[in-house]
RNA sequence: GCAGAAAAAGCUAAACCUGCCGCGAGACAGGGGCGGAAAGCCACAGGUCUUUUGUCAUGGGAAGAUUGCUGGGCUGCCUGGG
Numbered sequence: 001g002c003a004g005a006a007a008a009a010g011c012u013a014a015a016c017c018u019g020c021c022g023c024g025a026g027a028c029a030g031g032g033g034c035g036g037a038a039a040g041c042c043a044c045a046g047g048u049c050u051u052u053u054g055u056c057a058u059g060g061g062a063a064g065a066u067u068g069c070u071g072g073g074c075u076g077c078c079u080g081g082g
Base pairs, nucleotide, nucleotide: 002080003079004078011036012035016031017030018029019028021026034068040074041073042072044071045070046069047066048065049064050063051062052061053060
């Protein structure tokens, strides 16, 4: 540097339930386990969502949420073969 998730060692943890924080989208902890080969890290670009502002209305502005929506950047475990 290439391929893969079959096996093995580990990792992570959807829905839902409980607690707790937040106006909210959602976050965190415990249970749970649908899934994941970067579901590790970064809100950088787009998407989606929330709050707010603004408009007759739509578009728009601002602040946020989401990396388990897609792309991009950085790093890395295992197995196989070269």
The RNA shown here (c-di-GMP-I-GGC riboswitch aptamer) has 82 nucleotides and comes from a Pseudomonadota bacterium. The sequence was found by an Rfam model in a public genome assembly. Its mean pLDDT, the model's own confidence on a scale to 100, is 81. Lineage of the source: Bacteria > Pseudomonadati > Pseudomonadota.